[in-house]
Molecule: c-di-GMP-I riboswitch aptamer
Organism: uncultured Gammaproteobacteria bacterium
């Protein structure tokens, strides 16, 4: 420096969920328990997917429906990018 994740070694993260005088309209985020899993489940929202729909718009004018992302998801998949140990 590249590729590959058997075999260990020393860690690492944190699903479901439970909590808070915790943000937020939602989604979801953020501490704190807790561990499903995960070789990048470390960064990144650039592509594509998904979720939400507050504000607008459109209808209805039995107060509701629909559309929409400038919001959110990195633990949807790709892309960039940084990284430990082993062994080729």
């Nucleotide at each position: 420096a590249u590729c590959u994740g058997a075999c260990a070694a020393g860690g690492g993260c944190a699903a479901u969920u439970c909590u808070a005088u915790c943000c937020g309209a939602a989604a979801g985020g953020u501490g704190g328990g807790g561990g499903c899993g995960c070789a990048a489940a470390g960064c990144u929202a650039c592509c594509g997917g998904u979720c939400u729909a507050a504000a607008a718009g459109u209808c209805a004018c039995g107060c509701g429906a629909c559309u929409u992302a400038c919001g959110a998801c990195g633990g949807c998949g790709g892309g960039g990018u940084u990284a430990c140990c082993a062994g080729a």